[in-house]
RNA sequence: GACCGGGUCCUGCGCGGCGGGAUAACUGUGAAUCGGGUCAGAUCCGGAAGGAAGCAGCCCUAAGCGGAAGUCCCGGGUGCCGCAGGAGUGCCUGGUUGGA
Numbered sequence: 001g002a003c004c005g006g007g008u009c010c011u012g013c014g015c016g017g018c019g020g021g022a023u024a025a026c027u028g029u030g031a032a033u034c035g036g037g038u039c040a041g042a043u044c045c046g047g048a049a050g051g052a053a054g055c056a057g058c059c060c061u062a063a064g065c066g067g068a069a070g071u072c073c074c075g076g077g078u079g080c081c082g083c084a085g086g087a088g089u090g091c092c093u094g095g096u097u098g099g100a
Base pairs, nucleotide, nucleotide: 001097002096003095004094005093006092007091008090009086010085011084012083013082014081015079016078018075019074020073021072022071023070026067027066028065029064035060036059037058038057043052044051045050
């Protein structure tokens, strides 16, 4: 110096990850009164046996308010990830080879 390859550059697709939103198994909380159950005490009816209504408390639960695996949607100067195509005046790098 020549040839070949790769990276850097651009585009598309895909994978993972980050952020936001939605949904949501599950779960927490959740009724002074206008939910349910059980109802101490007390009250009422009864001659009695018993019965009735039922506050507090406790339990369950609704609306509501939180947490949340997973799934879906959106987004990017996300990733010395993958694949394909393109660009290539330049830079880096590897191989082969010729000359000095």
A computed fold for a 100-nucleotide RNA from a bacterium, annotated as Bacterial small signal recognition particle RNA.
It was read from a public genome assembly, where an Rfam model found it.
It matches the Rfam family "Bacterial small signal recognition particle RNA". Rfam classes the family as a non-coding RNA gene. From the family's description: The signal recognition particle (SRP) is a universally conserved ribonucleoprotein involved in the co-translational targeting of proteins to membranes. Gene Ontology terms of the family: SRP-dependent cotranslational protein targeting to membrane, signal sequence recognition and signal recognition particle, plasma membrane targeting.